Source information:
Model confidence (mean pLDDT): 83 of 100. FMN riboswitch aptamer (RFN element) from a sheep gut metagenome, 117 nucleotides, folded computationally.
RNA sequence: GCUUCGGGGCAGGGUGAAAGUCCCUACCGGCAGUAUAGUCUGCGAGUCGCGGGAAAGCUUCCGCGAUCGAAUCGGUGAGAUUCCGAUACCGACGGUCAGAGUCCGGAUGGUAGAAGC
Numbered sequence: 001g002c003u004u005c006g007g008g009g010c011a012g013g014g015u016g017a018a019a020g021u022c023c024c025u026a027c028c029g030g031c032a033g034u035a036u037a038g039u040c041u042g043c044g045a046g047u048c049g050c051g052g053g054a055a056a057g058c059u060u061c062c063g064c065g066a067u068c069g070a071a072u073c074g075g076u077g078a079g080a081u082u083c084c085g086a087u088a089c090c091g092a093c094g095g096u097c098a099g100a101g102u103c104c105g106g107a108u109g110g111u112a113g114a115a116g117c
Base pairs, nucleotide, nucleotide: 001117002116003115004114005113012024013023014022026102027101028091029090030043031042032041033040038089039088046067047066048065049064050063051062052061053060054059071087072086073085074084075083093105094104095103
């Protein structure tokens, strides 16, 4: 430098005119580091702001900054907030006959990164 890859999840029941959005219950867990991690450290994504560039314009690119969820106890061990046991907790923005971690959309996108040549 090039190529490929690079996010999972509402099953069952209740109420209702209407809910995969509410209630009971169920289910899911990006990347790197480290004794194996959704809850540790760092990163990415998302949102907001500022600066600069491209474009006739719609729009779009780059940089910087802000914001950025959630775990305890017991056990084993040299070593684990990572394993085992138990009980908890968390989840962007816009949309919607009715409020969303799980549906639809931006996204056939972008990215931390991984593998190969």

The sequence is in RNAcentral, with records from MGnify.